[in-house]
Molecule: Bacterial RNase P class A
Organism: Allomuricauda sp. TY007
Formats: sequence, C1' cells, structure tokens
RNA sequence: AUAGCAGGCCACCUUAUCGCUGCAAGUAUGGGCAACUAUGCUUGGAGAGGAAAGUCCGGACACCAUAGUGCGGCAUAGCGGGUAACGCCCGUCCGCCGUGAGGCGAGGACCAGUGCAACAGAAAGCAAGUACAGUUCGGCUGUAGUGAAAUCGGCAAACUCUAUGCGGUGAAACGUCAUGUAAACCAAUGUUUGAGGGCUGCACGCCCGAGUUGGAGGGUAGGCGGUUGGAACACUUGGGCAACCAUUUGUCUAGAUAAAUGAUAAGGGUAUACAGAAUCCGGCUUAUGGCCUGCUUUUAUU
Repeated sequence: AUAGCAGGCCACCUUAUCGCUGCAAGUAUGGGCAACUAUGCUUGGAGAGGAAAGUCCGGACACCAUAGUGCGGCAUAGCGGGUAACGCCCGUCCGCCGUGAGGCGAGGACCAGUGCAACAGAAAGCAAGUACAGUUCGGCUGUAGUGAAAUCGGCAAACUCUAUGCGGUGAAACGUCAUGUAAACCAAUGUUUGAGGGCUGCACGCCCGAGUUGGAGGGUAGGCGGUUGGAACACUUGGGCAACCAUUUGUCUAGAUAAAUGAUAAGGGUAUACAGAAUCCGGCUUAUGGCCUGCUUUUAUU
C1' cells in the first nucleotide's frame, strides 16, 4: 500500500429569529343538555430510530374464566451456563466452509415401521445372483463389470419415532360515564323433560342460563381512562473466560388521535445514506452513509 475478518461509536454540528406539538404553574375568554372540553397570554422544561421497518419469536398488561382430561396440532433437539422468557445470548465439543483472521449448524433415533434414488446394471431391499476363479459342492468364499451407491450403506430441512415444552384473543384489548330509543309489535320454539351460550380445533367434563331464532320497524355512533417510572438508562466497585449477576452514585428523556419538530441567515464539517413512534419491553432478520480500534492475507522497501 492492497484485499478481508471481528467489534465499537455517530447519524450533520453551533448561534440567532420566526413557526408546530405537548407538559407544569398562573390567568382570562368561550363551547356543550351532559359526560366533559377549546382557545389566548406570561414563565419554565421537553419533543422520532439504530433500525422506529418486517410482524418472525418471547413476554408485561387486559379479557375469556371457576378450572380440567384425552386426542389432534405446533415448536425445540451435543454438553454446560445466562435471562422474566425465548426458536435468543455466552462458553465449549464435534462436523462443514475459508490460505487465514473467522463464519455456519441441517448436532437425539435408520434393528419400531413406511418411503426415495433417473440412466446404466443380472439385481437398488432381507434378498438374490451376470462373468470368472476357488471350493468342504451349500451363492459357501473371492475377484471383475454397471453405477453416486450392490454380503452393505445414504437421506429423517423425507413421513415417522423418542425426549422436552406450548390455552386463546389483542390496545379497534379492555374499563368507565353521559345522552337517546320501542324494556314495544308479529311468528315459531324453550323455561330444570334445559332451547341457547362459554371454555382454540374435536370429544368428554365443568359452568352460565330464561330466554332464543326469524320478520318488520325505532334510537345512537359521544366523552374520559388505558397512554408512558420502566424486567428503564448512565456511572462506581466486586464476582465471572464470557453472556451476565450483585452493589454505589445519579437522571426522568414524545404521547399524537387524521395524526406534531419546519423555515430563514451566518459559520463549521467526515460534505451524508436507510428512513418517521401510535400500548410497552427483550431478541432475531432485512436496508444503509461515515469514523475509530484490534486481527489476518498479499506485495514493496529498510
């Protein structure tokens, strides 16, 4: 200098002015029948990501619900550890790929059973038998030929078996408040001789139950909560190869509900990409610009 492997960090920055959204305190003016709510002014603080993406896993939370048995279905698979948990992470053994740094894992079972392997070949599954040779004359033994594979093996990311595990739905979950109507009409059917409904898919079982189904018709679609203090983040010390655990000190950092962060000016800079929260968190996968650190290969010079 070139080409790679692994890890970490940033995601344009600073100043000024105007603008958008929300929170806290104060204040003023309204709207609605109500539940409740809107706007202005002053002061202070805050405001999209490392993947917010995919909706692939695991959970928190809410409801079914008082909780089961069996079958089915699905998932995982060396050994040990971590975690709230996982199909995730760490370590290690083995196997494969790579010159290497490293990467991947399809990692239990083929004598429980079924199945697959074109063509060639005598034959591709329980057995037989082409050619030659040996022979105890029994395809008993060996060699050759065809083929990826022929006394046997391969494939289970083939069906299957073994071990272990798994309830469902999803914030449009769900809870609560206000208003209004027709709690009415017709028909069939049911009322402990139990119609109908719930518990995933089925069966059993358990529970609720006086209504249910159909017809014609009437009223309503509103407000608030859930909604952000967390299995949270950063730091100190100790344990551990590590993942991580315990501890110390500190921080509070979006909550929209048709959906908010933009514009101007000056300067700087590595001269920028992929791309926008919608209940929240831990992972995995995919997309992507730049910088830094360590390691490996090749080449040249000293």